[in-house]
RNA sequence: ACAGCAGGCCGCUCUAUCGUCGCAACGCAAGUUGGGGAGGAAAGUCCGGACACCAUAGGAUAACAUAGCGGCUAACGGCCGUCGGUUCGCUUUCGCGAAAGCGAGAACGAAUUAGGACCAGUGCAACAGAAAGAAUGUACAGGUAAUGCUGUAGUGAAACCAGGUAAACUCUAUGUGGUGAAAUGUCGCGUAAAUUAGAGUUUGAGCGCGAUCCGCGCGAUUCUGAAGGGUAGGCAGUUUGAGGUCGUGAGUAAUUGCGAUCCUAGAUAAAUGAUAGAGAGUCUCGUUUGUGCGAGGCUACAGGAUCCGGCUUAUAGGCCUGCUUUUUUU
Numbered sequence: 001a002c003a004g005c006a007g008g009c010c011g012c013u014c015u016a017u018c019g020u021c022g023c024a025a026c027g028c029a030a031g032u033u034g035g036g037g038a039g040g041a042a043a044g045u046c047c048g049g050a051c052a053c054c055a056u057a058g059g060a061u062a063a064c065a066u067a068g069c070g071g072c073u074a075a076c077g078g079c080c081g082u083c084g085g086u087u088c089g090c091u092u093u094c095g096c097g098a099a100a101g102c103g104a105g106a107a108c109g110a111a112u113u114a115g116g117a118c119c120a121g122u123g124c125a126a127c128a129g130a131a132a133g134a135a136u137g138u139a140c141a142g143g144u145a146a147u148g149c150u151g152u153a154g155u156g157a158a159a160c161c162a163g164g165u166a167a168a169c170u171c172u173a174u175g176u177g178g179u180g181a182a183a184u185g186u187c188g189c190g191u192a193a194a195u196u197a198g199a200g201u202u203u204g205a206g207c208g209c210g211a212u213c214c215g216c217g218c219g220a221u222u223c224u225g226a227a228g229g230g231u232a233g234g235c236a237g238u239u240u241g242a243g244g245u246c247g248u249g250a251g252u253a254a255u256u257g258c259g260a261u262c263c264u265a266g267a268u269a270a271a272u273g274a275u276a277g278a279g280a281g282u283c284u285c286g287u288u289u290g291u292g293c294g295a296g297g298c299u300a301c302a303g304g305a306u307c308c309g310g311c312u313u314a315u316a317g318g319c320c321u322g323c324u325u326u327u328u329u330u
Stems, first nucleotide, its partner, number of pairs: 001326001003324008012279007020037002023034004039301001043312002046310005051180004058214004063176005068082005083115001084113006091106006116171002121169002123165002138153005184236004195226005206218004243262008280299008
């Protein structure tokens, strides 16, 4: 210096005019002034929660999820460390070989890993082969009273009551209520859980608690007819939070303690934009001895709706860090 692998960050900026959403102050009002207005993934809806309600709150079964060891976290199927497995690279040791090379092992580095149990049980393994396990007897040799009784060869990934396989069924250990901000709460309008005819009625009908059973709670609101009224609005939830940034201590790290500082969309049919100019980055072409200059193009993936922590996926282009191979110079 090129290339490869892994990780992290940025991903357009400024000015002017007009427009738009909300906040603060002033103003009777109209309005004026000031400052603010998309993400690293807001996507997927895959996990885990906070919060609200069912609800007074359970047991068992089924179902589903996780799986070496230790740590972090509010928690997780997440993250960090470490051990093991697999693959690749490089160095080296041993064996065979005349050599080329072949085989086995170890250290280091990188990537990856759905990592408990196969004597609890049930399955699965094409072809080849005589036969694939409660199985079989091809060829040769040995042996017996007799028998595949014993050995070798051959086929195959696997052939002496065989080993392999559990992102095969299963077993073991651990864990798991549901619904979801259109959750919910509150106010208001009309007032109708009201009226009427039967049946039924506390010796419990019916309703509710994710499925089933038990259990628990409410409980005459039930069942069958008849007639017939009102509403689909306002406010809260709604952004100060397991929060961000900087410094410092502890720790291999994930992370965490302390101190300082900041408040960064809050709409409700759903805003955060348009135009013009300049700049930045990048690509192509031309020009210049060179630094540079000129022209044209492009600036990705994509957009909140209760909020947070993860995972997965998408991403023009640029920068940084670590490791490895090759080459060059000293």
Record summary: Bacterial RNase P class A, 330 nucleotides, folded computationally. It matches the Rfam family "Bacterial RNase P class A". Gene Ontology terms of the family: tRNA processing, dimeric ribonuclease P complex and ribonuclease P activity. By type it is a ribozyme.